[in-house]
RNA sequence: GCUGGUGUAGCUCAGCCGGUAGAGCGACUGACUUGUAAUCAGUAGGUCGGGGGUUCGAUUCCGUCCACCAGCU
Numbered sequence: 001g002c003u004g005g006u007g008u009a010g011c012u013c014a015g016c017c018g019g020u021a022g023a024g025c026g027a028c029u030g031a032c033u034u035g036u037a038a039u040c041a042g043u044a045g046g047u048c049g050g051g052g053g054u055u056c057g058a059u060u061c062c063g064u065c066c067a068c069c070a071g072c073u
Base pairs, nucleotide, nucleotide: 001072002071003070004069005068006067007066010025011024012023013022019056027043028042029041030040031039049065050064052062053061
């Protein structure tokens, strides 16, 4: 330099052909317990890597940039 892949909650990841963004773990609150842990119930937490384009509507499609990973040279 070229090609491909990945980027979504604090962490690990889903989200299939465009239509209000979810799970597990973790955090917090409550119940239970003498207390902690475990268990049960609930709550909070996201400008979906950044601009732009298409569309009535984009996490999803197109293009560009950034970061990381892999391959080729």
Predicted 3D model of a 73-nucleotide RNA (transfer RNA) from a Clostridia bacterium. Its Rfam family is "tRNA". The family's RNA type in Rfam is transfer RNA. Model confidence (mean pLDDT): 82 of 100. The organism belongs to Clostridia, within Bacteria.